[in-house]
c-di-GMP-I riboswitch aptamer from a Syntrophomonadaceae bacterium, 91 nucleotides, folded computationally. The organism belongs to Syntrophomonadaceae, within Bacteria. Its mean pLDDT, the model's own confidence on a scale to 100, is 84. The sequence was found by an Rfam model in a public genome assembly. It matches the Rfam family "c-di-GMP-I riboswitch aptamer". Rfam links the family to the GO term cyclic-di-GMP binding.
RNA sequence: CAAUGAUAAAGGCAAAUCUGUCGAAAGACAGGGGCGCAAAGCCGAGGAUCUAAGGUUCAAACACCUGAACUAUGAUAGCCUGGCCUCCAUA
Numbered sequence: 001c002a003a004u005g006a007u008a009a010a011g012g013c014a015a016a017u018c019u020g021u022c023g024a025a026a027g028a029c030a031g032g033g034g035c036g037c038a039a040a041g042c043c044g045a046g047g048a049u050c051u052a053a054g055g056u057u058c059a060a061a062c063a064c065c066u067g068a069a070c071u072a073u074g075a076u077a078g079c080c081u082g083g084c085c086u087c088c089a090u091a
Stems, first nucleotide, its partner, number of pairs: 003090003012037002017032006035078001041084003045081003048076003054071006
């Protein structure tokens, strides 16, 4: 440097969920919690998925107030691919 990841050692992260805050929502953050994780470290570039404030169309109404469909410019890195970086061990 590379490869591998053990019913091992050291250290680490933290699902559901609860409380609080933010957000239209999806969701995020902080503190508990601990399902799991050898990149569950970082990056929304491609796919996938979630949401639909705003926008467009349609319907209703028609002075305004409404509903439906579509839509990411929002979100997920703990869905997959890709990119970057990297702790411990060498069974």